Predicted 3D model of a 344-nucleotide part of an RNA (small-subunit ribosomal RNA, central domain) from an uncultured rumen bacterium. Its Rfam family is "Bacterial small subunit ribosomal RNA". Gene Ontology terms of the family: structural constituent of ribosome and ribosome. The prediction has a mean pLDDT of 89.
[in-house]
Context: one part of a larger RNA
RNA sequence: UUGGGUUUAAAGGGAGCGUAGGCGGGAGAUUAAGCGUGCUGUGAAAUCCGGCGGCUCAACCGUCGCGAGCAGCGCGAACUGGUUUCCUUGAGUGCGCGGGAGGCAGGCGGAAUUCGUGGUGUAGCGGUGAAAUGCUUAGAUAUCACGAAGAACCCCGAUUGCGAAGGCAGCCUGCCGUAGCGUUACUGACGCUGAAGCUCGAAGGUGCGGGUAUCGAACAGGAUUAGAUACCCUGGUAGUCCGCACGGUAAACGAUGGAUGCCCGCUGUCCGCGCUCGUCGUGGGUGGCCAAGCGAAAGCGCUAAGCAUCCCACCUGGGGAGUACGCCGGCAACGGUGAAACUC
Repeated sequence: UUGGGUUUAAAGGGAGCGUAGGCGGGAGAUUAAGCGUGCUGUGAAAUCCGGCGGCUCAACCGUCGCGAGCAGCGCGAACUGGUUUCCUUGAGUGCGCGGGAGGCAGGCGGAAUUCGUGGUGUAGCGGUGAAAUGCUUAGAUAUCACGAAGAACCCCGAUUGCGAAGGCAGCCUGCCGUAGCGUUACUGACGCUGAAGCUCGAAGGUGCGGGUAUCGAACAGGAUUAGAUACCCUGGUAGUCCGCACGGUAAACGAUGGAUGCCCGCUGUCCGCGCUCGUCGUGGGUGGCCAAGCGAAAGCGCUAAGCAUCCCACCUGGGGAGUACGCCGGCAACGGUGAAACUC
């Protein structure tokens, strides 16, 4: 609770698509549902309110009047709505250019790591604050050659770029998606948002199958310590990787929902276009600093947290508690929804 808010105080849904709904550009015509206005009916009595009157006043009483709403009949046409005709600036399409670590699939490459085999070679290696566990004369560590496997891609690399978000980085090929710019050729408001719903969604986790080099929860051992179920060390299973399926969370962050319009400048950078090619102009992105303004301040400041409009989501003292119960989803783990008593 008809209020005020949501970067950091409580509060923006993780993201997209989209149903209903809400909202919606310019001009003309028409309609009259909303809207305005006039009239009619109704609007019981008592009460309230206003006028007048009666009890000496008042309380009290009498009398007249007032009203929204509802229904009906006219009138008006600016605005909202309906119908219709037209327009092009919103939106979309065509044509041309062209950017990028955007996605999916396949192929290829070198370095490193570990392991195997062989050679050289001999007593240590490894590890730490110091050590020990561990490895090693059955020849380790080191070094050379060959081979195998899996995972990740040094430099370039950047406040870089792309994607709706999660996220995306060796090279090549194919397929798919797409911003942007130029042209102003076409359609002619086809738009914005979006409860439900559907889809996507890091890491970890789950099921089945494969793979397993490295790292490494659990676990074991060695240390440290008063203890050490840790931090450090030596090992090491799940996992980390791939396919299919599930799960659906996060400091899923810009802690900032989306869309549109308007509002001083300076400076860097990425992509495109233009010309009288410059320290140039223009469009789109991405950063820094600031005017006005905003803000409790920190700060934000044409990529707003400024000025406005539209739609959605969410908040309403702390703890109890993102808990309990119920319901829905899930193989499970758990997720979604989400209280109260009590207490300060």